Model confidence (mean pLDDT): 84 of 100.
Small-subunit ribosomal RNA from an uncultured bacterium, 1483 nucleotides, folded computationally.
RNAcentral holds the sequence, with entries from ENA and SILVA.
[in-house]
């Protein structure tokens, strides 16, 4: 300079922000499975039992080292071949594996005391001698493997002299040491030195997992001095000597585990891994050991031991695939017992060439990465098929058919120039050119959200799915199937496993007041960190430059295969390490000097700070003793308890132990725990001024040490009061409790333990900055001449409030939770669990430390809207009082519930269901129930066809009727025709199809309509504004109202449903109009507005007016509005009625109606005909009549409004005691009827009784209605003459023209169970001027763990299943360590034999593997039984906990108790409420 480069998401809640955590989306793998499966390159394949192997290759080669036997060719001389054997080099490479290994074992960077065949370079030599032995030959042994004897025999085997040096030793005088030849005559080899190359041996530094529930380990240990050993240094080994040496910066011990380059992810720092390739270590059935050798303690050598295997004559032997292949076995799982030595490349050999399972190829497997292919262009009738459906459309869809084309791969057939090299030589394979055909070649995953993709069906909390959240209980985009889409594609899912996302361990990059998290509090060691100036040095820094950082790989440039993947070349990287040179700001180090951090003096303060003693008063209790005479005491009310033996009450005396009023406070004081009468004594801190000393001496603190409330524990004492535990008494379903009465430990001292609390500001220590204002404590300076007061200031401590800042918020805010520094503790989801083991301390209670399985999606934290609270507050309401009349008791009557039934149809179920759907069940209604019929249907359309008598009408049979079934008898429109008649046609009717039909079911699929909250004020929005956010805020507040009315006030200005008006009806009055209403005035009368007439009033019914706090006066804020008052018919909403906000209760109704879906279709449908819906031991609900004299009977008798009437209302007469009948005048009605209004009023009688009250139940005789009153109407008379005398607990109504009492009238209706529902009108009270209470609502506010919302939520014990865990007599293993014992092999050492040497052979000592014995520790396994934990739709006991949770909750601790828990003691607020004090903020 240029490149590169960071994504979230779904789950906690009614909703939010927050902390947490669990899940997915991405990449990857030596993989696997399950579907599917065409070619090709080019990679890759036993991750498990380093368990154990049949069978075959895998290391030889040299005859130019040697004798010798054989084979061939020749007569023979010899000449060729192939070999056992000596003998050379090789066999330590190559290949394979990762068991062990935490280690100098790897991996960077250096180093010294080393060694290295073969290869190269140099420089010298290579003379003389000489004895054996293998093979062989003869003979023995032995199943074999193998192996004695004898007898000869070669060498580049082997010895020995000679020469020797720059070789080696040395005391510097000496002294020692060597060779090997062959040959085609080119060479090729041997010996010694020196020197190079490579390879190897050793050291150093740094670095590499987990565990402290492993804290100390160590005797060759650590260091010298000699020595031995080795290629070399070294306790490597030995013998003395020293007693060290490691080790919290984690030693030792335990678990893992080969190590690098690299490799996966990742922005990246990291995380995690170490298959293939390379390097490096280690191992070769398991343990030991040496031997040879340039090199080994030796993967296919040797010797011991031990397991396993196999041979065997039983006397012995033999073996070692973690080489290539194969084999079983183990496993979720990993190939052929191929080809070739052409290539590369090892080994020998002069070479030719021999061997090479090294390696180059091939097969096999979608394992994996790349790559091609399954066609291409054309084609609409938008075919069929299947799908969905709005029933004729839409979808699959150019997709198919159907035309036209091309030929990749595969498939046959020729050909040949690559890999090959000077030449030769190809296991294999490449390459080129034909020939046929669209032909032989697509599938897997998902489709509710994350996440891209939707529909139908079937299934109905079943099956079943699912990564997470969840889906599925009749309309599942979630299950399963279809169709349709959506992703990739010769693959696509799925599990596993990394890393990623996860900043969720955080270096980068987090936290720690209430979320998980500051140790209880000091002191103080290691450690870290640290004031101001100068010099030095240069260790950290910096800057440059050497070396090194293999290769591959990663990247980046070019190159070869048709491209890619691979693969060459090159370059940069390789973040490092080692080192040399400069640099000196900062850290550092070393000197040095200063004073502001620290201290230290001096002088003055203020204190419940410790400690120890002495003293005081009050209350208290106890003992005496005087008074005195019955109750004290206790509680929500009692009760136990004391008390006539004399209590309590009071007074006096004395005894005793605890605590220390008033001051006292929001106040001091201390590290914290804590600390309170007055004195004394001892004693620790603090402040405050002086600027007098010292001169960084500091900060913090892992471990340590110390202190450390209350309970608690041991020894002695003390004991007055309280009081855990017990006792008794209440409460109370019960009460192991909360209250009371009693009462032991302890509370108290002493000494010692014990070390915990919500030891809290839930805020570690220190130092520095960083707005203001206030109040308190102690100090000190200044104003004024002094003081006191008073006002400024200045320094600590204690408080409040607040800017800016931070915070999820809440809050915090110079006492910081702000802004930096410095060290320290301490968190990681929620439960299990502060528990188990294990270690440690304690006398013990138990503290400290501290896990796992295993389970859940979530726990949490702060705020919000709600709702709730046995919180508060303010208001309201016949809600309560205060009052009047009822219910709840009789009897009837009427729903209802239970019973009963063939059926008692159905529904309403708390208010807000029960005289409700039903404003009229004998039949009908009628849905039920027996029984009989009917089946295109009792209703509706449509289509084919028949068709003129079957329909309707008449008569007949059977039947309870429905019906069944005979028989008679007409048709009608239109065209031809005079007629007869002939065509035709529609309905009826019959056949048949499609459909009817269903009060079957789902009000939890729906509309509608209702019903309650509640005629209760109250719900919203819009912009704005305030919080991140839910969401506030307007709508709170003040006052006021029936009312969110309506004012002030105000970050809120406005607005909308709702309140109010406005509509109806009343009540005053005008006006208009006068019939059927009405009659002042005139006239007539039968005396009835009955006529003439009037239209004034009444009255009717249209129009209007009228009331608006307008006026007056007080209060009130000059509002709003009240309070009184005038005037007014009516006065603060005049009285009534409709009018019912957002909404709530899955409220009710599928049986008014309407509808989706599901069901029934000779039946769940239609018809009939009888029952039933009226059933009776019972139990509520709403009603009516009563129980009486304010009354009941009699007889007399006045005054209403509203309605109704033609399928009706019926007058006047007339008949009947009466229901009623006969009759029929009027009258579709302001006209005639129903019609009598009735209680009231007068008048007489009852005289308090079951009555002249009451009328129920019966009996007998009637009426009416209707096809029929038997089940089952309704009226009248006559007789009958029940219970019932004001009605327990409880309960309902209503503030005025109301209650309460009296008639009347309508709807439904043939009648009618109407005592009921609606309206009408008559007479007409009483109380309240109040809000403690109950009940419901309304606003503010509060606490909440509630949101389905208090009929919430929840906790523990018990019982039952499931699962994973600790204990546990004990039993079983494993690995590792010590002590003994034994002691193979062999190495070193000694002795004998033996011999020219050398070596053999013997026995011996040390070391030692195996193995054996014992004690003790660790770690698994399993164990009768035993502890708690966790989960588990509807078990059992209570109700702790959440609101004051109904006894405020928690903490520690002690005791107690089914249990949750209770109680004591000390402590906290993370406690509602009310009071009062303080503070603060505005004015």
């Nucleotide at each position: 300079u240029c490149g590169a480069u960071u994504a979230g998401a779904g789950u906690u809640u009614g909703a939010u922000c927050c902390u947490g955590g669990c899940u997915c989306a991405g990449a990857a793998u030596g993989a696997a499975c399950g579907u599917u499966g065409g070619c090709g390159g080019c990679a890759u394949g036993g991750c498990u039992a380093a368990a154990g192997c049949a069978u075959g290759c895998a290391a030889g080669u040299c005859g130019c080292a040697c004798g010798u036997g054989c084979c061939c060719c020749g007569c023979a001389a010899g000449g060729g071949g192939a070999a056992a054997g000596u003998g050379g080099c090789g066999g330590a490479c190559g290949g394979g594996u990762c068991a062990g290994u935490a280690a100098c074992a790897g991996g960077a960077u250096c180093g010294a005391a080393c060694g290295u065949a073969c290869c190269c370079c140099g420089a010298g030599g290579u003379g003389g001698g000489g004895g054996a032995u293998a093979g062989c030959g003869g003979u023995g042994g032995g199943a074999a493997a193998c192996u004695g004897c004898c007898g000869g025999u070669a060498a580049u085997a082997c010895c020995u002299c000679a020469u020797g040096a720059u070789c080696u030793c040395u005391c510097c005088g000496g002294a020692g040491c060597a060779a090997a030849g062959c040959c085609u005559c080119g060479g090729c080899g041997c010996c010694u030195c020196g020197g190079g190359a490579u390879c190897g041996g050793c050291g150093a530094u740094c670095u590499u997992c987990c565990u402290a529930u492993c804290a100390g380990g160590u005797c060759g240990u650590u260091g010298g001095c000699g020595g031995g050993g080795u290629a070399a240094u070294g306790g490597c080994c030995c013998a003395c000597c020293a007693a060290g040496c490691c080790g919290a910066a984690g030693a030792c011990g335990g678990g893992u585990a080969g190590c690098g380059g690299g490799u996966g992810u990742g922005a990246g720092a990291g995380c995690a891994c170490g298959a293939c390739c390379c390097g490096c270590g280690a191992c070769a059935u398991c343990g030991g050991g040496a031997c040879u050798g340039a090199g080994a303690c030796a993967c296919u050598g040797c010797c011991c031991g031990g397991a396993c295997u196999c041979c065997u004559a039983c006397g012995g032997g033999a073996g070692g695939c973690u080489g290539c292949a194969g084999c079983a076995a183990c496993g979720a799982a990993u190939c052929u017992u191929c080809c070739g030595c052409a290539a590369u490349g090892g080994g020998c050999g002069c070479a030719a060439g021999c061997c090479u399972g090294a390696c180059g190829g091939a097969g096999c497997a979608a394992u994996g990465c790349c790559g091609c292919g399954u066609g291409c262009g054309g084609g609409a009738u938008g075919a069929a098929g299947c799908g969905u459906c709005u029933u004729g459309a839409c979808g699959u869809g150019u997709a198919a058919a159907c035309c036209g084309c091309u030929g990749u791969c595969a498939g046959g057939g020729g050909g040949u120039c690559g890999a090959a090299c000077c030449a030769a030589u190809g296991a294999u394979u490449g390459c080129c050119c034909c020939c046929a055909g669209a032909g032989g070649a697509a599938g897997u995953g998902g489709c509710g959200a994350c996440u891209a993709a939707c529909u139908c069906u079937g299934u109905g909390c079943c099956a079943g799915c699912a990564g997470u959240c969840g889906c599925g209980g009749u309309a599942a985009u979630a299950c399963a199937g279809a169709g349709g889409c959506c992703a990739c594609g010769a693959a696509c899912a799925u599990u596993a496993u990394u890393c990623g996302g996860a900043a969720u361990c955080a270096c980068u990059g987090g936290g720690c007041u209430u979320a998980a998290a500051g140790g209880g509090u000091g002191c103080g060691u290691a450690g870290g960190c640290g004031g101001g100036c100068c010099g030095c040095c240069a260790a950290g820094u910096g800057u440059u430059c050497u070396g090194u950082g293999a290769a591959a790989g990663c990247c980046c440039c070019g190159g070869g295969c048709u491209c890619a993947a691979c693969c060459c070349g090159g370059g940069a990287a390789c973040g490092g390490c080692a080192g040399g040179g400069c640099a000196u700001a900062c850290u550092g180090g070393c000197g040095g000097u200063c004073u502001u951090g620290a201290g230290g003096g001096a002088u003055c303060u203020a204190g419940g700070g410790g400690c120890a003693g002495a003293c005081a008063g009050a209350a208290c209790a106890g003992u005496c003793g005087g008074u005195g005479g019955a109750g004290c005491g206790g509680u929500g009310a009692a009760a136990u308890g004391c008390g006539u033996a004399g209590a309590g009450a009071u007074c006096g005396a004395c005894u005793g132990g605890a605590a220390u009023g008033c001051c006292g406070a929001u106040g001091g004081c201390g590290a914290a725990g804590g600390c309170g009468g007055u004195c004394u004594g001892c004693u620790g801190g603090g402040g405050a001024u002086c600027a007098u000393c010292u001169g960084a001496c500091g900060c913090u603190g892992a471990g340590g040490c110390a202190c450390g409330a209350a309970a608690g524990c041991g020894u002695g004492g003390g004991g007055a009061g309280c009081a855990a535990a017990c006792a008794g008494g209440a409460u109370u379903a019960g009460a192991u409790a909360c209250c009371c009465u009693g009462g032991u430990a302890g509370u108290c001292c002493a000494c010692g333990c014990c070390g915990u609390a919500a030891a809290c500001g839930a805020u570690g220590c220190g130092c520095a900055c960083u707005a203001a204002a206030u109040c308190g404590g102690u100090g000190c300076c200044g104003g004024u001449c002094u003081g006191a007061c008073c006002c400024g200031g200045u320094a600590u401590c204690g408080g409040u409030c607040g800017a800016c800042g931070u915070g999820a918020a809440a809050a915090c805010g110079a006492u910081a939770a702000g802004u930096g520094c410095g060290c320290c503790g301490c968190c990681u989801g929620g439960g299990g669990a502060g528990u188990a083991c294990g270690g440690u301390c304690g006398c013990a209670a138990g503290g400290c430390u501290a896990a796992a399985a295993c389970u859940c999606a979530a726990a949490u934290g702060a705020a919000u809207u709600g709702a709730c609270g046995g919180g508060g507050g303010c208001u309201c309401a016949c809600a309560c009082a205060a009052g009047c009349g009822g219910u709840g008791g009789a009897g009837c009557a009427u729903g209802u519930g239970g019973c009963u039934u063939a059926a008692u149809u159905c529904g309403a179920g708390g208010c807000a269901a029960c005289g409700c759907g039903a404003a009229g069940a004998a039949c009908c209604u009628u849905a039920c129930c027996u029984g009989g019929g009917u089946u295109u249907g009792a209703c509706a359309u449509g289509c084919a066809c028949g068709g003129a008598u079957u329909a309707a009408c008449c008569g007949g049979u059977g039947g309870a009727a429905a019906c069944a079934u005979c028989g008679g008898c007409c048709a009608c429109g239109c065209u031809c025709g005079c007629a007869a008649g002939a065509g035709u046609g529609g309905a009826a009717c019959g056949u048949g199809c499609a459909c009817a039909g269903g009060u079957g079911c789902u009000g939890c699929a729906u509309g509608g309509c209702u019903g309650u909250c509640g005629u209760c004020a109250g719900c919203u929005c819009g912009u704005g504004c305030u919080g991140u956010g839910a969401a506030g805020u307007g709508u709170c507040g003040g006052g006021u109202u029936a009312a969110g009315u309506c004012c002030c006030u105000u970050a809120a200005c406005g607005a909308g449903c709702g309140c109010a008006a406005c509509c109806c009806c009343u009540a005053u009055c005008g006006u208009u109009a006068g019939u059927u209403g009405c009659c002042c005035a005139c006239g007539g009368u039968u005396c009835g507005g009955c006529c003439g007439g009037g239209u004034a009033c009444u009255c009717u019914a249209g129009c209007g007016a009228g009331a608006c706090u307008g006026c007056c006066g007080g209060c009130g804020u000059u509002a709003a509005g009240c309070c009184g008052g005038a005037g007014g018919a009516a006065g603060g909403u005049g009285g009534g009625g409709a009018u019912g906000a957002c909404g709530u209760c899955a409220a009710g109704u599928c049986c008014u109606c309407a509808u989706g879906g599901c069901c029934c279709u000779u039946a769940c449908a239609u018809c009939c005909a009888g029952g039933g819906c009226u059933g009776c031991a019972c139990a509520c609900g709403u009603g009516c009549u009563a129980c009486a004299a304010u009354g009941g009977c009699g007889c007399u008798g006045a005054c209403a409004g509203a309605g109704c009437g033609a399928c009706g209302c019926a007058a006047u007469g007339c008949c009947g005691c009466g229901a009623g009948g006969c009759g029929g005048a009027g009258c579709a009605a302001a006209u005639c009827g129903c019609a009598a209004a009735a209680a009231a009023g007068g008048c007489g009688c009852c005289c308090c009784a079951g009555u002249u009250c009451g009328g129920a139940u019966u009996g007998c005789a009637g009426g009416c209605u209707g096809c029929a009153a038997u089940u089952c109407g309704c009226c009248u008379g006559c007789a009958u003459g029940a219970a019932g005398u004001c009605g327990g607990a409880a309960u309902c109504g209503c503030u005025a023209g109301u209650a309460a009492u009296c008639g009347g009238a309508g709807a439904u209706c043939a009648g009618c169970u109407a005592c009921g529902c609606u309206c009408c009108g008559g007479u007409g009270a009483a109380u309240g001027u109040g809000u403690u209470c109950c009940u419901g609502a309304g606003c503010c506010u509060u606490g909440u763990a509630c949101a389905c919302a208090c009929c919430g939520c929840c906790c523990g014990u018990c019982a039952c299943g499931u699962c994973a865990u600790g204990g546990g007599a004990g039993c079983c293993g494993a690995g590792g360590g010590u002590g003994c014992c034994c002691g193979a092999a062999g190495c070193c050492g000694c002795c004998a034999c033996g011999a020219u040497u050398c070596a053999g052979u013997g026995g011996u000592g040390u070391c030692c593997a195996c193995g054996g014995c014992a004690a003790g520790a660790u770690c698994g396994g399993u164990g009768a039984c035993u502890g708690g934990g966790a989960c588990g739709a509807a078990g059992u006991c209570g109700u702790a906990a959440c609101a004051a949770g109904g006894u405020a909750g928690c903490c520690g601790u002690a005791g107690g108790a089914g249990a949750a828990c209770c109680u004591g003691c000390g402590g906290c607020u993370g406690g509602a409420u009310c009071a009062c004090c303080u503070c603060c903020u505005u004015a």